Predicted 3D model of a 335-nucleotide part of an RNA (large-subunit ribosomal RNA, domain IV) from an uncultured Flavobacteriaceae bacterium. The prediction has a mean pLDDT of 87. Rfam family: Bacterial large subunit ribosomal RNA.
[in-house]
Context: one part of a larger RNA
RNA sequence: UCAUGGCUAAGGAACUAGGCAAAAUCGACCCGUAACUUCGGGAGAAGGGUCGCCCCGACGUAAUAGUCGGGGCCGCAGUGAAGAGGUCCAGGCGACUGUUUAUCAAAAACACAGGGCUCUGCAAAAUCGAGAGAUGACGUAUAGGGCCUGACACCUGCCCGGUGCCGGAAGGUUAAGGGGAGAUGUGAAUCCUUCGGGAGGAAGCAUUGAACUGAAGCCCCGGUAAACGGCGGCCGUAACUAUAACGGUCCUAAGGUAGCGAAAUUCCUUGUCGGGUAAGUUCCGACCUGCACGAAUGGUGCAACGAUCUGGACACUGUCUCAGCCAUGAGCUCG
Numbered sequence: 001u002c003a004u005g006g007c008u009a010a011g012g013a014a015c016u017a018g019g020c021a022a023a024a025u026c027g028a029c030c031c032g033u034a035a036c037u038u039c040g041g042g043a044g045a046a047g048g049g050u051c052g053c054c055c056c057g058a059c060g061u062a063a064u065a066g067u068c069g070g071g072g073c074c075g076c077a078g079u080g081a082a083g084a085g086g087u088c089c090a091g092g093c094g095a096c097u098g099u100u101u102a103u104c105a106a107a108a109a110c111a112c113a114g115g116g117c118u119c120u121g122c123a124a125a126a127u128c129g130a131g132a133g134a135u136g137a138c139g140u141a142u143a144g145g146g147c148c149u150g151a152c153a154c155c156u157g158c159c160c161g162g163u164g165c166c167g168g169a170a171g172g173u174u175a176a177g178g179g180g181a182g183a184u185g186u187g188a189a190u191c192c193u194u195c196g197g198g199a200g201g202a203a204g205c206a207u208u209g210a211a212c213u214g215a216a217g218c219c220c221c222g223g224u225a226a227a228c229g230g231c232g233g234c235c236g237u238a239a240c241u242a243u244a245a246c247g248g249u250c251c252u253a254a255g256g257u258a259g260c261g262a263a264a265u266u267c268c269u270u271g272u273c274g275g276g277u278a279a280g281u282u283c284c285g286a287c288c289u290g291c292a293c294g295a296a297u298g299g300u301g302c303a304a305c306g307a308u309c310u311g312g313a314c315a316c317u318g319u320c321u322c323a324g325c326c327a328u329g330a331g332c333u334c335g
Stems, first nucleotide, its partner, number of pairs: 001330008010321002014319001019316001027051005036041001038151001052073008074078001086314007093306002098110002114149007126135003152301004157231003162228002164224005171219003177213002182208005190199003232250005259293001260290001271287005
């Protein structure tokens, strides 16, 4: 010096990113116990008291167990050692018990019961496999698959123009195929010839090929948002001022409803006001000017729960003011 323990005057979080670590609390019995609440809880809430040993009496027992009453005794100390909740207030998130990054993340992430949409009539849909076959399921729509949301309470607004999905079939477009007009190559007869050849062009065989016909799809017509998604601007106006219930205008598929709001979302921002502190970029309650909340990509609440996150308080302490001492081990020096 380090590690691990123990103690510490006065103060008591002044430490620090943060009470991290440590201290404190801790058993049994009795009393007592708030807000809130889904009436179950919250709750061991909180906060108090008692506890050893001896004698006597009562109840009681298998008992000298246990319980109650009275009296007495000792110590600094009686759950005499050890083991054994710290508590409260407020807020965010997630309802909850669970699950997870084996080996830096346990969470607000995942799951969840509950809710919704959608597919599937059974040789089901979906999935694996080249197939046979298998799972689904020895199930049958109160079933099975997919997607989203995530207890519960109150709710879940407007937009179908785009994309997707579903339905429709009149018209437009549209493949192979069918079809074969026509064209081309070859080419007999025939004609011409300078006898070398040339013109010609039937049939056949080839090559090519227009019109016409021809499904789904797409265009088109509807529906559908707990499908993917989206949910405006400018100007004016009230007898102080300010503001604008009101009016005008442009654009849109429709212009954000309820609720919430400087928020896990607010840039400006340490917004402003109030509370808490002597002093508060955090915290709580409001306001609304929402850069850029908002309704199952769910909105707002919410008892209980949480090795969750944030702020505060009591208790407690070597975290600190500010260090000191002791023990054990390591290290170092000497042997």